[in-house]
RNA sequence: CUUAUCGAGAAAGACUGAGGGAUUAGGCCCUGUGAUGUCUUGGCAACCUUCCACCUAGCGGAAAAGGUGCCACUUCCUACCCCGAGCGUAGUCGAAGGGGGAGAUGAG
Repeated sequence: CUUAUCGAGAAAGACUGAGGGAUUAGGCCCUGUGAUGUCUUGGCAACCUUCCACCUAGCGGAAAAGGUGCCACUUCCUACCCCGAGCGUAGUCGAAGGGGGAGAUGAG
């Protein structure tokens, strides 16, 4: 850079010891009943993988040994544009509102 996914799912222990939820701002939360980080064990899921079906591809079904990933809150929410409501010039609100941007993870 390309592409797919991102409202599902899954925690205990040891050490550490005050912050954390990516970044900036606002909000809302978690946290000495132990944040964060490291390690161990366990688990979730099914991207890669394996098997079956299929003329091929795609799609579909099954599995979980291996490579990743993940195990508070929707990627915690919002930010930019559009739509709608409402208001009356400056901000608010939303039915999983639509799109974009940023980010995370896999594969290339």
Molecule: SAM riboswitch aptamer (S box leader)
Organism: marine sediment metagenome